């Protein structure tokens, strides 16, 4: 510093996640060492047991074991040490520090700055003065007595530095008084200041001594001061809720009085009514508060372990006692709750102190060692005490350091892992070799904390008379370490004992194999996983960090996502419907003052520790200690005097008042007016009206409807009329009249800042509803009826009431909109248009110029995300106020206020999502628009659909009826041809290195090969014969040949493996197919946008064309179009055989001959909008026209642009990966693919006389043929037979063209039509025609008489007819693929169906309409909201009660010290009353939490129901307010909005 994540992609907005840091942490996994820290964050739960606070030269009393010496009746005494000890008591000190812990507690309780002239301070320090003198008791003890202990009662003895009395005193205190000095005016301070009261003391030790004392330390009174510590009291500052707005009676304030160490309603009596509060009072919630800590550029956010500083707490709540200090952790009393002991009567007890135990918990340690250091308490010290502390133990809880080796070592070993099978990776890594010795054993040595204080000894000062003594101070001896077997150092063995965790799809470093198959599973967010997962699991390699690593929490940051620094409101969230206006904020010019803000300098303070910088110390670090920054606050003084503020005079530019003009649907009352439209009443008049897409319901012969003509009513005002006018909105519309806001222009005069802006109030405020009374024509929710529908609670129509209208009163909402708060200043212009006015100039209206107010458009600079906005800003800038912080959930609920209801306002939360949103761009779509095409339609021919049959598909049946194709773009499709085969399927019955490839080991061999027999349907099994040595060279060799070892080959054996038409066409190649022969797809460069993209490709014309022309920020390519290729069609050259014969000749054969013409098959020529006219922009180009065999691409054909459909095919091949191997492979025989209630497609024949029979007769082309086509003849009714002339074909054969024509018949029938079926006899192919072929004769002679809805194909040699040929094939076309023969009608035309192009428009689509989507129901879950009511917490408010106490009172016992007149008094205690008050009781509220039968919506969930309400005109445009209505989206009336 950023990055993923809304999207087909894009820019914004806006949220949600990550990456960094830290932490008293906890979990997982692993764990070598040491230094420094830290360590119950939860139950202030509860606590066994040991410990944590005692000490002391004064005081009395005063032991025991032991020891030693004496004495004995040997049992034991007494004596001295122990010892003035031990224990306990009395008394002083301390126990009020120090440790813990954070419940309370939002408060002067903390932080800072300050005040105390309203106080207190034990011990220390200073300085002044003194300790005189008497006296009664009492505990320890002893004795006795209650109890079960705790613990208590009573007699007796005794001492004190314990406890009293008196004496001295002051400059103390305290009253009243005077002086001098401050002073907040209340008061205070000061001293040679008068005066009156009144208040002390204790002694002990140590030297000296003349025993009188004297001195010196400690101790002890008193006064000043001081110094530490506290108490009070003030500014400022300190969390969150307004769905907490009012709260306060001792409340505020006064006097007086009491109380306090002081002020003070602290208390009380009496007075007055005050006092807080939107700057947030009280109530609620939560919390210790700070220095700091963490985090963050900062500024802020979070936090408040451990150190530190202050606070409050001590089982829960009250209470006082002592004492310098508490209202007292380890004291007291009392109430409660728990626990304990008890001999039931009654005691005892408080770990939030160190450990430690239970409990809660995810979770936090030894029932350790020392008082040696630091500090604490008591002592004059030794010295005792110290769970404060210093150390150790436990725990990776954290930091910070160290090491698990170093070199060297490639056959790159094994092994694992992977592979393309070659290899690669693990990887110098191991092994090995050579060292070294941190650290870990072991042995040795070894600091530093140790310094004081005490004793001794030396000196020096002070006090004294003193060289005792003492006391300070220097020197010098001596003694003390828990930690500690310390650190460290030194040697010695020894690579030994020491790496593991997270992650590897992006973010974010790091890939691969297996397993798994939406399963099991991960995930921080985004998403992985449905057989080829880098995302799960595991295995391998890799990265990252390392004695640690991850995860979970929590906080900062990132997050400019609360915007102070530093954000927004037209359309993403967000302008209040207007408007008046209170508090508040803000505000002209001019002088002069002031000094609150503001600046400056200076003082003080801001604890210490931390942070920071520098240099030290430990081997470094962490850790530590020095010094210096810092601590941005606060508070005093002093100075400034621009700006703000204040006060004071003034000014006029803002503002407002007066005059005179001026437009206006401005606003309220009244009153008139025409048109319509209904309705009544009367004439004409007759049969229909009305109304709709058509229709019906309704009117109408009882006369509608239509016209006259009169009359009644109520409502709204055509034209003028407009980008107009007015008004704060909301709105406002015939004319007249009356009252009345408001703006505008225009020149002067006045006021002098009176200004804007506005929380809270208040007022206004469309429709629609709601109350009362009226009105009531037309419209017209609710309703009813007719219609449309699959239904129609709608759209349409007929009616129709509520409302609509008016009066008074509510209501307070809208898309109340310019989705744009107000006011003021500025900043280029252009043009309409209302209203004024000046100037020119007209006879005058116009025009023109110029100024002000309004009202619109365009559009520069800026501004915006981006459309837009643009002097009417959404530019630039002040001021003020609303108002926003992701989406739902929620325009909700709960609580409040408001309403007559309807509702309105204000307004969360649990849950739940990753997203929701705004502009724009490309596409697609639309029952959106221009425009343009095609046999699309129309206009025509002729067919399908009806029958029969052929074929093919489903579907069914079967052992099997193999498989694929499935809208178009499957369905006479793969199949260009299933009786065996094919074949892939079924069923029997046989095979296993196999029917076929390679290769490996081995055997065999008379190489191979052929022949036969059994058996069997074969296919196999099983045997048997004939044949008598294949190649090659190395040895021998009698040259005859042997022998082995190799090679071919074959068979058997064996191990690799063949082998699958087994699944996946959603792993693929290649081929198809389709939109489509549609005119489109793109690309460089440039331009333009922030960007997706645009732009060229669009526009104006024109074309079959993105064909071509103009234009033009675009220029120019590319793939397609078109050309070029073949084909027919015209001619020409050149060629003549098998082909041809005109004209000659032979003799009937194209034969000699001939190139003339057909024909054949090479070259060339024609055509190219080339000429002419018109159109048209002088273009491109159309139109018509000549000429031409042919004219505007001449007909056909081949040729298929980017893509699109996961289109089709693993069964044509080929192919990853999977899956079968005595089978899912090979091989056989038979069936099957050929089935048949049925339906669908594409075809063939008909259905008759444009025909049908029958006879006669002419004319083609293109094609095939030796496993072949076959001629002549000749048998047969025929199919076909017997033959084989000819022909590897322009030469022979196939082969007879049909339809035509010519003529005869047949006359409208189920026929002489039609030919299905069948019954019978044949011939042909083949191994075999039975399931199952294909012709032939005879006989038979069904359906069907022109085909319902729908629907095909065709534009010219074309549709329609006529036939011939070929491929496949033994045989087996009505299919398919070519050939030619006759040969048509039509097209106005682009509204309208399909399908496509281009521009343009909405969009909520993007897997793109077969799209998104909305809502009841019904189902699971989840949190919540109402609820009769129950259970708890805190609380308010009345009463009741009232334990300890302390204060107040006293009639009652008691009663050492002093008084006494001895009687007794003063004082004290105990008791009793009161007053105050905790627990606790009751009654009555508020208020929270939890449960709750039942119910209300919400949320969320792949594949339920009904419907389609929205998004395109969404098929009725939508949406807001309002009221009805209806399962339900919603529909309907009314008003309003364009989004």
């Nucleotide at each position: 510093a950023g990055a993923g994540u809304u999207u087909g992609a894009u820019c914004c907005u806006g949220g949600c996640u990550c990456a960094g840091g830290a932490c008293g942490a906890a979990c997982g996994c692993u764990g070598g060492c040491g230094g420094c820290g830290u360590g119950c964050u939860u139950a202030a739960c509860a606590c066994a047991u040991g410990c944590a606070a005692g000490u002391c030269a004064a005081g009395g009393a005063g032991a025991a074991c032991a020891u030693u010496u004496u004495c004995u009746u040997c049992g034991g005494a007494a004596a001295a040490u122990a010892a003035g000890u031990a224990a306990a008591c009395u008394g002083g000190c301390g126990a009020a520090c120090g440790g813990g812990u954070g419940a309370g507690u939002a408060a002067c309780a903390c932080g800072u700055a300050g005040g105390u002239a309203a106080c207190c301070u034990g011990c220390c320090c200073u300085a002044g003065a003194g300790a005189c003198u008497g006296g009664g008791a009492u505990a320890a003890c002893c004795c006795c007595g209650a109890g079960a202990a705790a613990u208590c009662g009573g007699a007796g003895c005794u001492a004190a530095u314990a406890c009293c009395g008196g004496a001295u005193a002051a400059u103390g205190c305290a009253g009243c008084g005077g002086g001098u000095c401050c002073u907040u005016c209340g008061g205070g301070a000061c001293a040679u200041u008068g005066u009156u009261g009144u208040u002390a003391a204790a002694g002990c030790g140590g030297c000296c001594u003349u025993c009188g004392g004297g001195u010196c330390g400690c101790a002890c009174u008193u006064u000043g001061g001081g110094a530490u510590g506290g108490g009070c009291c003030u500014g400022c500052g300190u969390c969150c809720g307004a769905u907490u707005a009012g709260c306060u009676a001792g409340u505020u304030g006064g006097u007086a009085a009491g109380g306090u160490a002081a002020u003070g309603g602290c208390u009380u009596a009496c007075c007055a009514a005050g006092g807080c509060a939107a700057u947030g009072a009280u109530c609620g919630g939560u919390a210790g508060c700070u220095g700091g800590u963490u985090u963050g550029a900062g500024a802020g956010g979070a936090u408040g372990a451990u150190c530190a500083g202050c606070c409050a707490c001590a089982c829960u709540g009250g209470g006082a006692u002592u004492g310098a200090g508490a209202u007292a952790c380890g004291g007291c009393c009392c109430a409660g709750a728990c626990u304990c002991c008890u001999a039931c009567g009654g005691g005892a007890g408080g770990c939030a102190g160190c450990a430690g135990u239970g409990g809660g918990g995810a979770a936090u340690u030894u029932u350790g060692c020392g008082c040696a250091a630091u500090g604490g308490g008591c002592g004059a010290a030794a010295g005792c005490c110290u769970g404060a502390c210093g150390c150790a133990g436990c725990a990776a809880c954290g930091c910070c350091g160290c090491g698990u080796g170093a070199u060297u070592g490639a056959u790159g070993a094994a092994g694992c892992u992977u592979u393309u099978c070659g290899g690669a990776g693990u990887g110098u890594a191991a092994a090995g070799a050579u060292c070294u010795g941190u650290c870990a054993u072991g042995a040795g040595g070894g600091a530093a904390g140790a310094a004081c204080a005490g004793u001794c000894c030396u000196g020096a000062u002070g006090u004294a008379a003193a060289u005792a003594a003492u006391a300070u101070c220097a020197g010098g001896a001596u003694u003390u370490g828990a930690c500690g077997g310390u650190a460290c150092c030194u040697c010695a063995u020894a690579a030994g004992a020491a790496a593991g965790c997270a992650c590897c799809g992006g973010c974010u470093a790091a890939c691969u194999u297996a397993g798994u198959g939406c399963c099991a599973g991960c995930a921080g967010c985004c998403g992985c996983g449905g057989u080829a997962a880098u995302a799960c699991u595991a295995g391998g390699g890799g990265u990252g960090c390392a004695a640690g690593c991850g995860u979970u929490g929590u906080c900062c940051g990132g997050a400019a996502u609360u915007a102070c620094u530093g954000g927004g409101c037209g359309u993403a969230a967000a302008g209040g419907g207007u408007g008046c206006g209170u508090a508040g904020g803000c505000g002209u010019c001019u002088a002069c003052g002031u000094a609150a803000g503001u600046u400056g300098u200076u003082u003080g303070u801001u604890a210490a520790a931390u942070c920071c910088a520098u240099c030290g110390g430990c081997u470094u670090a962490a850790c530590c200690g020095a010094u210096g920054a810092u601590c941005u606050g606060c508070a005093a003084a002093c100075a400034a005097a621009a700006c703000u503020g204040c006060a004071u005079a003034g000014a006029u530019a803002g503002a407002g008042u007066u005059u005179g003009g001026a437009a206006g649907a401005g606003g309220a009352a009244a009153g008139c007016g025409g048109a319509a439209u209904u309705c009544c009443u009367g004439g004409u008049g007759u049969a229909g009206c009305g109304g709709u897409g058509a229709c019906a319901u309704g009117c109408g012969u009882a006369g509608a409807u239509a016209u006259c003509a009169g009359g009644a009513g109520g409502a709204a005002c055509a034209c003028c009329g407009a980008a107009a006018g007015c008004g704060a909105a909301g709105g406002c519309a015939g004319c007249u009249u009356u009252c009345u806001g408001g703006u505008c222009c225009a020149a002067a005069a006045c006021u002098g800042a009176c200004g804007c802006u506005g929380a809270a109030g208040c007022a206004c405020g469309a429709a629609a509803g709601c109350g009362u009374g009226g009105g009531g024509a037309g419209c017209a929710a609710a309703c009813a009826g007719g219609a449309u529908u699959a239904g129609a609670u709608a759209c349409c129509c007929u009616g129709g009431u509520a409302g609509u209208c008016c009066a008074c009163g509510c209501c307070g909402u809208a898309a109340a909109c310019g989705a744009u708060g107000a006011g003021c200043a500025c900043u280029u212009g252009g043009u309409g248009u209302c209203g004024g006015g000046g100037g020119a100039u007209u006879c005058g209206a116009c025009c023109c110029u110029u100024u002000c107010g309004g009202c619109g458009c365009c559009g520069g600079a800026g501004u915006u995300a981006a459309c837009a906005c643009c002097u009417u800003a959404a530019g630039u800038g002040c001021u003020c106020c609303g108002c926003c912080u992701g989406g739902g959930g929620a325009c909700u609920a709960c609580g409040a206020c408001c309403g007559c209801a309807a509702g309105g306002u204000u307004g969360a939360a649990a849950c739940u999502c990753a997203a929701a949103g705004g502009a724009a761009u490309u596409g697609a779509c639309g029952g959106g628009g221009a425009c343009c095409c095609g046999c699309a339609c129309a206009a025509g021919c002729g067919g399908u659909g009806g029958a029969a049959c052929a074929u093919g598909u489903g579907g069914u049946u079967u052992a099997a009826u193999u498989c694929g194709a499935u809208g178009c773009a499957a369905c006479g499709c793969g199949a260009a041809g299933a009786a065996c085969c094919u074949u892939a399927c079924c069923u029997g019955g046989g095979c296993u290195u196999g029917a076929c490839a390679u290769g490996u080991u081995c055997a065999u061999g008379a190489a191979a090969g052929c022949u036969c027999u059994g058996u069997g349907a074969a296919a196999g099994c099983a045997g048997a014969g004939c044949c008598c040595u294949c190649a090659g060279a190395a040895g021998c060799u009698u040259c005859g040949g042997c022998u082995a070892a190799u090679g071919a080959c074959a068979u058997g054996a064996u191990c690799a493996c063949a082998g699958g038409u087994g699944a996946u066409g959603c792993a693929u190649g290649g081929c198809u197919g389709u939109c489509g022969u549609c005119a489109g797809c793109u690309c460089g460069u440039g331009u333009c946008g922030u960007g997706a993209g645009a732009u060229g490709u669009u526009g104006g014309g024109u074309u079959a064309a993105g064909u071509c022309c103009c234009g033009c920020a675009a220029c120019g390519a590319g793939c397609g179009c078109a050309a070029c290729c073949c084909u027919c069609a015209c001619u020409u050259u050149u060629a003549g055989u098998u082909g041809c014969c005109a004209u000659c000749a032979u003799u009937u054969a194209g034969u000699u001959g001939g190139g003339a013409c057909u024909c054949u098959a090479g070259g060339g020529a024609g055509a190219c909008u080339g000429c002419c006219g018109g159109u048209g922009a002088u273009a491109a180009a159309c139109c018509g026209g000549a000429g031409g065999a042919a004219g505007g691409u001449g007909g056909g054909g081949a040729u298929g642009a980017u893509g699109u459909c996961a289109a089709g095919u693993c069964a044509u091949c080929a192919u990853g990966g999977c899956c079968c191997u005595u089978a899912u492979g090979g091989g056989u025989a038979g069936g099957g693919c050929u089935a048949c209630a049925c339906a669908c497609g594409u075809g063939c024949u008909a259905c008759a006389a444009u025909g049908g029979g029958c006879a006669g007769u002419a004319c083609a082309a293109a094609g095939g043929g030796u496993c072949g086509c076959a001629a002549u003849a000749c048998c047969g009714c025929g199919a076909g037979g017997u033959g084989g002339a000819g022909c590897a074909a322009a030469u022979c054969c196939c082969a007879g063209a049909a339809a035509g024509c010519u003529g005869u018949u047949c006359u409208c029938a189920g026929u002489c039509c039609g030919g299905a079926u069948u019954g019978g006899a044949g011939u042909c192919u083949g191994c075999a025609a039975c399931u199952c072929g294909a012709c032939u004769c005879c006989a038979u002679g069904a359906a069907g008489u022109a085909g319902g809805a729908a629907u095909c194909g065709c534009u010219a040699g074309u549709a329609a007819u006529c036939g011939c040929g070929a491929a496949u094939c033994a045989g087996a076309a009505u299919g398919u693929c070519g050939c030619g023969g006759u040969g048509a009608a039509u097209a106005c035309g682009u509204u309208c169906c399909c399908g496509g192009g281009c521009c343009u428009u909405g969009u909520a689509c993007a897997c793109a309409c077969u799209g998104c989507c909305c809502g009841u129901c019904a189902a699971a879950c989840c949190a919540u909201g109402g609820g009769a009511a129950u259970g708890g917490g805190u609380u308010g408010u009345g009463c009741c009660a009232g334990a300890a106490g302390c204060c107040g009172g006293u009639a009652g016992a008691c009663u050492a010290a002093c008084u006494u007149u001895c009687g007794a008094g003063a004082g004290g205690u105990c008791g009793c009353c009161g007053a105050c008050c905790a627990c606790g009781g009751u009654a009555u509220g508020a208020u929270u939490c939890a449960u709750g039968a039942c119910u209300g919506g919400g949320g969320u969930u792949a594949a339920g129901u009904c419907g389609u309400a929205a998004c395109a005109a969404g098929g009725u445009a939508g949406c807001c307010g309002u009221a009805g209505g209806g399962g339900a989206a919603c529909c309907u009336g009314u008003g309003g909005c364009u989004g």

RNAcentral holds the sequence, with entries from SILVA. The RNA shown here (small-subunit ribosomal RNA) has 1539 nucleotides and comes from a marine metagenome. It matches the Rfam family "Bacterial small subunit ribosomal RNA".